[in-house]
RNA sequence: CGGGGUGUGGUGCAUCGGUAGCACAUUCGGUUCGGGACCGAAAGGCAGAGGGUUCAAUUCCCUCCACCCCGA
Numbered sequence: 001c002g003g004g005g006u007g008u009g010g011u012g013c014a015u016c017g018g019u020a021g022c023a024c025a026u027u028c029g030g031u032u033c034g035g036g037a038c039c040g041a042a043a044g045g046c047a048g049a050g051g052g053u054u055c056a057a058u059u060c061c062c063u064c065c066a067c068c069c070c071g072a
Stems, first nucleotide, its partner, number of pairs: 001071007010024004018055001026042005048064005
């Protein structure tokens, strides 16, 4: 320098055009002598940044940023 991939709650991942869900973790309650395990509930992200297309975008298109892979 060229090509490709990834970027979603604290962490790991779904959703891949119709106002985002699961597991673990966290908090509260139950259970227990207490803890763990188990059961119930809650809080927590508007989706790397900006712009465009669309009635509507995390999801399509463009630019940029970070990281990873391949090639020179």

Transfer RNA from Candidatus Amesbacteria bacterium RBG_16_48_31, 72 nucleotides, folded computationally. Its mean pLDDT, the model's own confidence on a scale to 100, is 82. Its Rfam family is "tRNA". About the family: Transfer RNA (tRNA) molecules are approximately 80 nucleotides in length. The family's RNA type in Rfam is transfer RNA. The RNAcentral record of the sequence draws on ENA.